About this RNA
This is a predicted structure of a 383-nucleotide RNA (Bacterial RNase P class A) from a soil metagenome. RNAcentral holds the sequence, with entries from MGnify. Its Rfam family is "Bacterial RNase P class A". The family's RNA type in Rfam is ribozyme. Rfam describes the family as follows. Ribonuclease P (RNase P) is a ubiquitous endoribonuclease, found in archaea, bacteria and eukarya as well as chloroplasts and mitochondria.

RNA sequence: AGCCGGCCGGGUGGCCGCGGUCCGUCCCGGCGGAGGAGACCCCUCCCACGGGCUCGGGUCGAGGAAGGUCGGGACUCCACAGGGCAGGGUGCUGGCUAACGGCCAGUCGGGGCGACCUGCAGGAAAGUGCCACAGAGAACAGACCGCCGAUGGCGUGGCCUCCGGGUUGCGCACAGGUAAGGGUGAAACGGUGCGGUAAGAGCGCACCAGCGACCGGGGUGACCCGGUCGGCUCGGCAAACCCCACCCGGAGCAAGGUCGAACAGGGGGAUGGGCGGCCCGUCCGGUGCCCCAACCGGGGCACGUUCCCCAGGUAGACCGCUCAGAUGGAUGGCCACCGAACCCUCAACCGAGGGGGAACAGAAUCCCGCCUACAGGCCGGCU
Numbered sequence: 001a002g003c004c005g006g007c008c009g010g011g012u013g014g015c016c017g018c019g020g021u022c023c024g025u026c027c028c029g030g031c032g033g034a035g036g037a038g039a040c041c042c043c044u045c046c047c048a049c050g051g052g053c054u055c056g057g058g059u060c061g062a063g064g065a066a067g068g069u070c071g072g073g074a075c076u077c078c079a080c081a082g083g084g085c086a087g088g089g090u091g092c093u094g095g096c097u098a099a100c101g102g103c104c105a106g107u108c109g110g111g112g113c114g115a116c117c118u119g120c121a122g123g124a125a126a127g128u129g130c131c132a133c134a135g136a137g138a139a140c141a142g143a144c145c146g147c148c149g150a151u152g153g154c155g156u157g158g159c160c161u162c163c164g165g166g167u168u169g170c171g172c173a174c175a176g177g178u179a180a181g182g183g184u185g186a187a188a189c190g191g192u193g194c195g196g197u198a199a200g201a202g203c204g205c206a207c208c209a210g211c212g213a214c215c216g217g218g219g220u221g222a223c224c225c226g227g228u229c230g231g232c233u234c235g236g237c238a239a240a241c242c243c244c245a246c247c248c249g250g251a252g253c254a255a256g257g258u259c260g261a262a263c264a265g266g267g268g269g270a271u272g273g274g275c276g277g278c279c280c281g282u283c284c285g286g287u288g289c290c291c292c293a294a295c296c297g298g299g300g301c302a303c304g305u306u307c308c309c310c311a312g313g314u315a316g317a318c319c320g321c322u323c324a325g326a327u328g329g330a331u332g333g334c335c336a337c338c339g340a341a342c343c344c345u346c347a348a349c350c351g352a353g354g355g356g357g358a359a360c361a362g363a364a365u366c367c368c369g370c371c372u373a374c375a376g377g378c379c380g381g382c383u
Stems, first nucleotide, its partner, number of pairs: 001383008010338007018061007026052004030047001032046005063360001067371002070369005075252004087248005092106005107121001108119004122243002127241002129237003144182002146178003151175002153172008190208006209233002211230008256319004266310005275285003278281001286303007342355005
């Protein structure tokens, strides 16, 4: 100058306050018992138990992330023969775990001189698809410049001729050949050298690199080391469809459960009778509403005692809910002293004086992880 891991994350005292719980005390309710009085109601005392913003005391009371609510589980309710399809998730290997997309160790790739860091790391030689711009050409490719033009063609000269032509030199760059070089691009179909050729090219050869097959060795495995052979040279994208392997029912503590008023409504029962009367009924009268009718009047429907029991369910209460455990949500405030960071001055190596006054944040059913925020400090190992 860095790398990795672990830990802490203001302290002490006083006063006041908040929540849980325990003990005592006071008040209220009250099962039961005793006494007074006495048919009962009533009064007094004791007391299991319950409640209370009565009072007092003891004790406990946020975090490394309580946060984001991202993954997994416990727990609860709903659904569910079994299997498959569809859909979603995960994806190097081996372990750990209740489980996970987590952790540990390793392999491979990438980065760093190094300690070490980092990775949505299966398959592209199953199939389909895509590869912008630029570029001639982007996947069993391509001829723009360049090179060549051996072969064929055209022009021209020499030589030979049996006059049909043959042969040879030079030129053109017309057909055409060429992927070595230039240029474009993220990527242009291995690299270097020699041979080869008209010019070139794995076209041939040597070495190197990659791929594949086989063999030997090491490792549980991913994989690693070595050898032989094959000119095989085969691009990338699966965070495109897809293929392969494994996993996955849904909703969530406002889940869900127990108890349960008042009013209304449902079911059942008792009552000589329900608003009044009687001859107890398909009665007469009454009340309310509706219909017809100009009016008179007529018609229809409903109601109608009091009490008891049952079930559902609302408000509400309790459980779920925890040695922090609230349910409008406590875990705080003030003062004194000490005090890190930081700032100023002097000194300019240690240091001295003054100022300053502590990061991120705060449980809500619980647990295991991940991610994110965090002033500052301490310890250990390593380069």